The RNA shown here (FMN riboswitch aptamer (RFN element)) has 121 nucleotides and comes from Pediococcus argentinicus.
NCBI's taxonomy places the organism under Bacteria, Bacilli, Lactobacillales, Lactobacillaceae, Pediococcus.
The sequence is in RNAcentral, with records from Rfam and Ribocentre.
[in-house]
RNA sequence: UCAUCUUCAAGGGGCAGGGUGUAAUUCCCGACCGGUGGUAUAGUCCAUGACCCGUCUACGGACGGCUGACUCGGUGUAAUUCCGAGACCGAUAGUUAAAGUCUAGAUGAAAUAGAAGAAUG
Numbered sequence: 001u002c003a004u005c006u007u008c009a010a011g012g013g014g015c016a017g018g019g020u021g022u023a024a025u026u027c028c029c030g031a032c033c034g035g036u037g038g039u040a041u042a043g044u045c046c047a048u049g050a051c052c053c054g055u056c057u058a059c060g061g062a063c064g065g066c067u068g069a070c071u072c073g074g075u076g077u078a079a080u081u082c083c084g085a086g087a088c089c090g091a092u093a094g095u096u097a098a099a100g101u102c103u104a105g106a107u108g109a110a111a112u113a114g115a116a117g118a119a120u121g
Stems, first nucleotide, its partner, number of pairs: 002121003005117004010112001017029003031101002033090002035048004043088002052065005070086005092104003
């Protein structure tokens, strides 16, 4: 220093302003937001977590499935990542009216990254 093990704490953001209406942060105009690892710096590439579905369960969980969306130009050895321009996407349940942004499951879980400790290799 690396691997294995134990413990600990960390670990998601966002409708300003306006219109219609009995009623909408849900519709319309418009505004705003972007988990984690990899890679030339990424919401859109590759991989992965959450949500959701199924099977099994010793009820701790294990395994499987599902899982959205980008183009053009420029620079460069290298960029769907930077610069310029124009686009696009977003679980489930609830609601006086349809939700990426409100409320709820969630004071939860988790990818991941970090700290401390012990022994062995």